[in-house]
Context: one part of a larger RNA
RNA sequence: UGACGGGGGCCCGCACAAGCGGUGGAGCAUGUGGUUUAAUUCGACGCAACGCGCAGAACCUUACCUGGGCUAGAAAAGCCGAGAACACCCUAGAGAUAGGGAAGUGCCCUUCGGGGAAUGGGGUGUUCAGGUGCUGCAUGGCUGUCGUCAGCUCGUGUCGUGAGAUGUUGGGUUAAGUCCCGCAACGAGCGCAACCCUUGUCUUUAGUUGCCAGCAGUUCGGCUGGGCACUCUAGAGAGACUGCCGGUGUCAAGCCGGAGGAAGGUGGGGAUGACGUCAAGUCCUCAUGGCCCUUAUGCCCAGGGCUACACACGUGCUACAAUGGCGACUACAACGUGUCGCUACAUCGCGAGAUGACGCUAAUCACUAAAAAGUGGCCUCAGUUCGGAUAGAAGUCUGCAACUCGACUUCUUGAAGUCGGAAUCGCUAGUAAUCGGAGAUCAGAACGCUCCGGUGAAUACGUUCCCGGGCCUUGCACA
Numbered sequence: 001u002g003a004c005g006g007g008g009g010c011c012c013g014c015a016c017a018a019g020c021g022g023u024g025g026a027g028c029a030u031g032u033g034g035u036u037u038a039a040u041u042c043g044a045c046g047c048a049a050c051g052c053g054c055a056g057a058a059c060c061u062u063a064c065c066u067g068g069g070c071u072a073g074a075a076a077a078g079c080c081g082a083g084a085a086c087a088c089c090c091u092a093g094a095g096a097u098a099g100g101g102a103a104g105u106g107c108c109c110u111u112c113g114g115g116g117a118a119u120g121g122g123g124u125g126u127u128c129a130g131g132u133g134c135u136g137c138a139u140g141g142c143u144g145u146c147g148u149c150a151g152c153u154c155g156u157g158u159c160g161u162g163a164g165a166u167g168u169u170g171g172g173u174u175a176a177g178u179c180c181c182g183c184a185a186c187g188a189g190c191g192c193a194a195c196c197c198u199u200g201u202c203u204u205u206a207g208u209u210g211c212c213a214g215c216a217g218u219u220c221g222g223c224u225g226g227g228c229a230c231u232c233u234a235g236a237g238a239g240a241c242u243g244c245c246g247g248u249g250u251c252a253a254g255c256c257g258g259a260g261g262a263a264g265g266u267g268g269g270g271a272u273g274a275c276g277u278c279a280a281g282u283c284c285u286c287a288u289g290g291c292c293c294u295u296a297u298g299c300c301c302a303g304g305g306c307u308a309c310a311c312a313c314g315u316g317c318u319a320c321a322a323u324g325g326c327g328a329c330u331a332c333a334a335c336g337u338g339u340c341g342c343u344a345c346a347u348c349g350c351g352a353g354a355u356g357a358c359g360c361u362a363a364u365c366a367c368u369a370a371a372a373a374g375u376g377g378c379c380u381c382a383g384u385u386c387g388g389a390u391a392g393a394a395g396u397c398u399g400c401a402a403c404u405c406g407a408c409u410u411c412u413u414g415a416a417g418u419c420g421g422a423a424u425c426g427c428u429a430g431u432a433a434u435c436g437g438a439g440a441u442c443a444g445a446a447c448g449c450u451c452c453g454g455u456g457a458a459u460a461c462g463u464u465c466c467c468g469g470g471c472c473u474u475g476c477a478c479a
Stems, first nucleotide, its partner, number of pairs: 001479002004475002007473007015463002019427005026318008034309002042053002064304007073128001077127001078124003088101005107116003130293002133291003139287002141282003144278001146276001151190006157166003170181003196270004201238007210228001215225003241264001244258005320420001324379003328375002336367003341360002345356004386417001391412007433455007
């Protein structure tokens, strides 16, 4: 000087407390361990691994296993020789591949002899390719984490023999090393804040969205004429700064209350992550040193596996019902996406869907029907008209192909489960809870993920205690 203390002081955080809803019990989905297996590819392991890499394993992916094949190789550069190339057919084979057939000269230059480009085939080798093989404890890059915590440092000066100290401590204050005052310090840098995006109000510009707002027509549909007032869209501006008033405070920084205002003291949300820590994670994104393989640890193909299943754990979904279940009628969104696509509408089918087909490269057409609500009806507390697992049968769709191993539909079947031990998690407001919608990946395949809107709470006395963190101080047998 740090680190540590079941030392002290001050302070903060859904850290506790006050509340609301969960997990842990059941069934299923998914990930992991274990076991099994020819293989169940590999990585990730307290927080910070376990719906994680995977924004999507039937083949492919795929790295794993079994079998069949290749050895200058699937792809690259050089050299040699012939031929333009693409496209087509037959046979054998699981395919990779092997053998054969038919057809056919195009482009550029030309001294008409030929040469060249592109592409495919063959050959060559002490030059090489290739490796998701090892080492993340050799590395770059990227990322997690403490933590959006308020810290981490430097120059000059001063003090100290020196390591170092000071500044950065102290008194206040703040979300903040934020600001004020004081002070052997004076300044500065990276962080904080602001500048950026979005949302909340208004003005203006612009109207192929919107409007009976005011007029006319109407097939009653903004449909038409007409118009940009409103909504909206997206450009430009305004607006919030403790600016004003009162109190308080050290004549300060600030704090408390009020006015005006759409908004008040960082308005809400996001992006933004200092010096560093964990030899944290990644050599399987990529790049790369070293080591290793080179008729194989490389490459091609078929089938299988990654989907196994006495069990254990994590994360979720659905429930156990009456604030509910069933069927009937009927309102109100927002974000997005669409030509290899979204598909109106009509017909067929109980349905998943099928057939025909309009429009749309989209503020124009479509996905698009919203859902929880509300109204009246049945059910009347039961393992039930709760719950839907499991199983049988028949189908639909995608796709060469749904057996291993897809999703969905219809009929039948109708399991556990009556609110969950010890323990444990999230959340402070348009939040929790609850409800549906969209998108990426994607041929198909979400209860996951990322967004979007609808309905919409309770509680916070307080900081004694648990956990984590910041500052000062103290002790120390630690570095």